Model confidence (mean pLDDT): 85 of 100. The RNA shown here (small-subunit ribosomal RNA) has 1503 nucleotides and comes from a metagenome. The RNAcentral record of the sequence draws on SILVA. Rfam family: Bacterial small subunit ribosomal RNA.

[in-house]
RNA sequence: AGAGUUUGAUCCUGGCUCAGAUUGAACGCUGGCGGCAUGCCUUACACAUGCAAGUCGAACGGCAGCACGGGGGCAACCCUGGUGGCGAGUGGCGAACGGGUGAGUAAUGCAUCGGAACGUGCCCAGUAGUGGGGGAUAGCUCGGCGAAAGCCGAAUUAAUACCGCAUACGUACUGAGGUAGAAAGCGGGGGACCGUAAGGCCUCGCGCUACUGGAGCGGCCGAUGUCGGAUUAGCUUGUUGGUGGGGUAAAAGCCUACCAAGGCGACGAUCCGUAACUGGUCUGAGAGGACGACCAGUCACACUGGGACUGAGACACGGCCCAGACUCCUACGGGAGGCAGCAGUGGGGAAUUUUGGACAAUGGGCGCAAGCCUGAUCCAGCAAUGCCGCGUGUGUGAAGAAGGCCUUCGGGUUGUAAAGCACUUUUGUCCGGGAAGAAAUCUGUCUGGCUAAUACCUGGACGGGAUGACGGUACCGGAGGAAUAAGCACCGGCUAACUACGUGCCAGCAGCCGCGGUAAUACGUAGGGUGCGAGCGUUAAUCGGAAUUACUGGGCGUAAAGCGUGCGCAGGCGGCUCUGUAAGACAGAUGUGAAAUCCCCGGGCUCAACCUGGGAACUGCAUUUGUGACUGCAAGGCUAGAGUGCGUCAGAGGGAGGUGGAAUUCCGCGUGUAGCAGUGAAAUGCGUAGAUAUCGAGAGGAACACCCGUGGCGAAGGCGAGUCUCUGGACCAUUCCUGACACUGAGGCACGAAAGCCGGGGGAGCAAACAGGAUUAGAUACCCUGGUAGUCCCGGCCCUAAACUGUGCGCAUUUGCUGUGGGCGGAAUCGACCCCGCCCGUGGCGAAGCUAACGCGUUAAAUGCGCCGCCUGGGGAGUACGGCCGCAAGGUUAAAACUCAAAGAAAUUGACGGGGGCCUGCACAAGCGGUGGAGUAUGUGGCUUAAUUCGAUGCAACGCGAAGAACCUUACCUGGCCUUGACAUGCAGAUGGUAGAAGCCUGAAAGGGUGACGACCCCGCAAGGGGAGUCUGCACAGGUGCUGCAUGGCUGUCGUCAGCUCGUGUCGUGAGAUGUUGGGUUAAGUCCCGCAACGAGCGCAACCCCUUUGUCCUGUUGCCACCGGGAUGAGAGUCCCGAGCACUCUGGACAGACUGCCCCGUCCAAACGGGGAGGAAGGUGGGGAUGACGUCAAGUCAGUAUGGCCCUUACGGCCAGGGCUGCACACGUACUACAAUGCCCGGUACAAAGGGAAGCAAGGCGGCAACGCGGAGCCAACCCCCAAAACCGGGCCCAGUUCAGAUUGCCGGCUGCAACUCGCCGGCAUGAAGCUGGAAUCGCUAGUAUGGCGCAUCAGCUACGGCGCCGUGAAUACGUUCCCAGGCCUUGUACACACCGCCCGUCACAUCAUGAAAGCCGGUUGUACCCGAAGUCGCCGCGCCAACCGCAAGGAGGCAGGCGCCGAAGGUAUGGCUGGUGAUUGGGAUGAAGUCGUAACAAGGUA
Repeated sequence: AGAGUUUGAUCCUGGCUCAGAUUGAACGCUGGCGGCAUGCCUUACACAUGCAAGUCGAACGGCAGCACGGGGGCAACCCUGGUGGCGAGUGGCGAACGGGUGAGUAAUGCAUCGGAACGUGCCCAGUAGUGGGGGAUAGCUCGGCGAAAGCCGAAUUAAUACCGCAUACGUACUGAGGUAGAAAGCGGGGGACCGUAAGGCCUCGCGCUACUGGAGCGGCCGAUGUCGGAUUAGCUUGUUGGUGGGGUAAAAGCCUACCAAGGCGACGAUCCGUAACUGGUCUGAGAGGACGACCAGUCACACUGGGACUGAGACACGGCCCAGACUCCUACGGGAGGCAGCAGUGGGGAAUUUUGGACAAUGGGCGCAAGCCUGAUCCAGCAAUGCCGCGUGUGUGAAGAAGGCCUUCGGGUUGUAAAGCACUUUUGUCCGGGAAGAAAUCUGUCUGGCUAAUACCUGGACGGGAUGACGGUACCGGAGGAAUAAGCACCGGCUAACUACGUGCCAGCAGCCGCGGUAAUACGUAGGGUGCGAGCGUUAAUCGGAAUUACUGGGCGUAAAGCGUGCGCAGGCGGCUCUGUAAGACAGAUGUGAAAUCCCCGGGCUCAACCUGGGAACUGCAUUUGUGACUGCAAGGCUAGAGUGCGUCAGAGGGAGGUGGAAUUCCGCGUGUAGCAGUGAAAUGCGUAGAUAUCGAGAGGAACACCCGUGGCGAAGGCGAGUCUCUGGACCAUUCCUGACACUGAGGCACGAAAGCCGGGGGAGCAAACAGGAUUAGAUACCCUGGUAGUCCCGGCCCUAAACUGUGCGCAUUUGCUGUGGGCGGAAUCGACCCCGCCCGUGGCGAAGCUAACGCGUUAAAUGCGCCGCCUGGGGAGUACGGCCGCAAGGUUAAAACUCAAAGAAAUUGACGGGGGCCUGCACAAGCGGUGGAGUAUGUGGCUUAAUUCGAUGCAACGCGAAGAACCUUACCUGGCCUUGACAUGCAGAUGGUAGAAGCCUGAAAGGGUGACGACCCCGCAAGGGGAGUCUGCACAGGUGCUGCAUGGCUGUCGUCAGCUCGUGUCGUGAGAUGUUGGGUUAAGUCCCGCAACGAGCGCAACCCCUUUGUCCUGUUGCCACCGGGAUGAGAGUCCCGAGCACUCUGGACAGACUGCCCCGUCCAAACGGGGAGGAAGGUGGGGAUGACGUCAAGUCAGUAUGGCCCUUACGGCCAGGGCUGCACACGUACUACAAUGCCCGGUACAAAGGGAAGCAAGGCGGCAACGCGGAGCCAACCCCCAAAACCGGGCCCAGUUCAGAUUGCCGGCUGCAACUCGCCGGCAUGAAGCUGGAAUCGCUAGUAUGGCGCAUCAGCUACGGCGCCGUGAAUACGUUCCCAGGCCUUGUACACACCGCCCGUCACAUCAUGAAAGCCGGUUGUACCCGAAGUCGCCGCGCCAACCGCAAGGAGGCAGGCGCCGAAGGUAUGGCUGGUGAUUGGGAUGAAGUCGUAACAAGGUA
């Protein structure tokens, strides 16, 4: 520091997700040790039990229990407060601290900084006192009540308890004279003196009283800061202030009476929700964000609510009273209780410890002290909860062991890992030693203070002794032994780490993207690897990454986002200059900012965590001093901003009035006749009752052609006939005046198209709804005929819009070119123009710059400033609820649950379009012949079957694989058989009468059995050995079994279409573009020209083959013109031979054609096109071979090869028979026909190419023929293989025929082991359908349609198929509108699996969340009233009462009691807010293959 994820790819926007750090955690697996920390986050739920606040006998009366002493008693025991002490009690101090918790609380709190009107026990300093009396009361005793808790009565008693009196330095009050008001003693020691004694007395100490001051602590007030919601906008009556009174320690409406009517609030009052606050903690670069466990400060609370008492302090956690809920006890009468103290229990929960030890230390309470108490605290225990440290060994060790896993079978890996060898001993175990934490108190000595005192008490110094829960712990030493100690997660990308097997969209994984449908690095397991390590993962949570709320640090033309527009209060912001001021600002100083934490430097535990000393810091607040630039404030001045006046000027700017013509429609008259109207075509409609058309007259409403212009005006909406009137604003020019008056503008106010609403008019045309006619599968649409609201006017509402420049307003700055509207100036002219310049407006193109790109560009989307509005992923949703507005329709403000991993912008390449342009093709058209009808053949589908083997399936499967299914083939079926196998290799063993084998038996054959005979190769004389063979066994063979979607190879197709790319350069952020586009041209990306491109490659073309012409060479088996000879013949001629190679021909070489030449056209020109010459051939002459990058997961595992999977006495192998030939049907491809351009008979010519030895076969003979007999010749330019149509002659005469030949019968022939299923051919007989073929559809542009011939396969053949050959030899093409296919350019796109695409809505089903809803049930809060506990206060107080006064009576005073105000809980009634639930209902979301349509994306077929 970033990464993954939207796309075919790109860039941007934007969300989601990940990597980091952290935690009071929990869960899963695992677990050796130690140190230091931490440990109910949930029910402020309920609590059994124990403990957590006592202490003082030096305040007091005393003595229940204990010990001692004394006395009595034989003893048991009794007596004795005398001593130590001490239960209960009186009294004092403490209990208001410490400890817990975070419910409440949004300010009565907290933090920071200030303030004045206060209190203060214990403590410190100081001053002055501490005199003299009195009356009670607990305890105890007695009596009584009660279950208990407890209570009552009588008698008696003490005090540092209580009350007077005296005194009053100071204190308080005051009428300034006065008045009021205190105290307590206890202990130690003691010389003199007094006293019987106690004691007095003196002294010291501790107390006590009054007062002053301090310290610390506390109470109160102010300022600033302190969460969310405006779908909470108004709140408030003690409320705000004053006066009197009351009240408090103290200011104050704190309380009360009266008076006034204030106070708070958009700088957010009130209300609602949430929450203890802070130092700090976590994170972060920081700014921030989140949090507030532990530790520390503050606050609040103590079962819930209320209340006061005591006290220095409480409205009191372990106090009291009352009310309530709950629990417990009870004798039913009545009582008791409060763990949010420490442990612990139940419950809740994912989840949080021991009913431990000790007061040794620190601290607290009491005490003179010793000491007691202390669940504060210090320790221990439990828990990997966290942080830190240590260990589980170290070295060596290759035969790279065994085992595991993988494997291409060679090996690789685990892996120096282990074993082995040599060492070490932390930790753990055992043995031994063994701390610090503890020096005070105490005591001794010395010395100071007090004192009469060397006593006591006390300060200091020195010495001594006692005291340890932890704990025999830390630590140290020794012994022994590798011994006691490794797991967890992950391994598709992000993200470090890969293989095998299993599974087969199953089981499962998943943080995001996504994996899994038979070869899964993604599931599960294993091996291996990676990461971390006594832990590792997961989950939850916070910050980060996220510049994804943007202060630092974002945006708003099209991605989310500029309010429809203006005016304008508040607010924000504001020109030049001078003076003052000092609020902001800046600088210095001072105070504060607790400690801890963080940081720096040190120190202590072996290190670290941890602890500790010092420093810095705490970015803050306050006070004060200073500065005067800047902002503010105050005062003055200025004119450049702004505004006003005067003068021109343009304009559909606005309101109101009257006016005009054209057109439509209607009404009435005339002329006139059969149609009009309407459409793609029609129909509805109108018209013989006279329409349409036409003439003139009339009525009425609405709108204003041409002018008219990216012209004008207006803030926007918007505004077009002309005229009169009223009226707003702008511009230009000249200057005068005012003197910052400016800009923006939350709320607010006004305007605001169309549609719509209300009331009243009006209504010609148009026209929702509606009706009819068409269209259509339907057509509630598009089209047509009608037609009502409405459109128009007046008044009143509505307030929205793609209200758009999708661009808020204002000001300023920043190169230009060009048009246009308004005005002015200059120059010029006779004049209108033209020309130059300035200002304002409105357009186009473009510099820099900006932008993701598109684009914007002085009219900014550039560069700055000011102000406002708005945005923060998509959907849900501009919806629900609530509020406001509206007559309604509705508008405005505006969520959440849930759901998705995207939604989106711009641009790119493709593909597509019922988009456009250009072009090509037997694509159409023009022609010729077919198919579709018939019969047959053949292939396919379907059906059938034991099997009808398998594959091919739009074009591009279907006379295809198959260029030969009777057996074989053959893969299928039935049946019979074989099991190392029909075939290959290796290993082991056996085997010379071995291998082989005639024959025989059985059988359908295969197979099974038997078996005369009987070998071979190498070495060797031989014996023998080896090999081969055979048998047995093991490895393995074998499979036309599956997967063509695992593959190679080959092939089809687009398409012989003209395309497909690359290098370098250039352009672009990039995908990409350019080149390859453009202008011409071509069959062609063929060529030319132009051009930021220049070149190149694969294709095209050419090179190759055949053919067409010629030349040369070659001459046998080819040829025979000339020459010679021979035969024959009257001759012509014919045949043969020689000679020859001229010709034909064979097959080899070469030539030839290249737009080379001429003319014309193309702007010039090139390429090229048209014409011509020459030529056998002319513009690629004809044909073939040749098939770019790629597409279709196209075809083929059955041609072969091949990964994986599957079968192994069978899914392998052999055999016989059957099947592949089955037949109601359907389709494709062909053949033969339907006839006269024909058929039949006879006669008679002319080929090419190819084939031939298990072959082709002549002449001849037999047979009607198929064919047979026979065999010359030929291993082939030699021999064999009738060419047919044509032509000549004859017949047929339009008919189911002398057409056509299916079907069937009989007789034959051939091949073959075998023609039944199931071959071909011949003869005779039979003689079916069919008379030219519906919708539709195919081929062909020339040597083609038509005729025959040959060949491959092959024993034969179902060939009418396929592949070739030659003969005869046509018709037509105007042209490119249309159909189909294709190429190039361009355009749109929401498509990219690419239009066979994408995608919308209803309905149906399932699930989920949510709104409404008659209501129902809660919570909370307001208001009014009722009742009214405890209690303070006030009043009364006839009852009762010790202290004081009084001789007494009585008084003063007090208490009970009563009344009153307030008052918690409770009750009644009625509102607000909020939660839950609710028959039914509304929409929403989601869900592999449901229904209906086709709305959108292309002109999406009606933009």